[in-house]
Transfer RNA from a Chloroflexota bacterium, 81 nucleotides, folded computationally.
Rfam family: tRNA. By type it is a transfer RNA. Rfam links the family to the GO term triplet codon-amino acid adaptor activity.
The sequence is in RNAcentral, with records from ENA.
NCBI's taxonomy places the organism under Bacteria, Bacillati, Chloroflexota.
The coordinates come from a structure-prediction model, not an experiment, and the mean pLDDT is 82.
RNA sequence: GCGGGAGUGGCGGAAUGGUAUACGCAUCAGUCUUAAAAACUGAGGAGGCAACUCAUACGGGUUCGACUCCCGUCUCCCGCA
Repeated sequence: GCGGGAGUGGCGGAAUGGUAUACGCAUCAGUCUUAAAAACUGAGGAGGCAACUCAUACGGGUUCGACUCCCGUCUCCCGCA
């Protein structure tokens, strides 16, 4: 340099172009306990008092609607030279 794959909450990891973050874990709160562990219940992306707003590596495009399709860029992995 060329080709292929990947990038999603704190972590792992789903999502057929139609509610982004299912499910699991960490963590926090509660119940239980003399106390803890376990178990069970709830919370569990960011901002905001709230209503809401924003966020799928980054920047554009297509579309009524994009994590998903198209173009470019960055990073990582594999192969070829």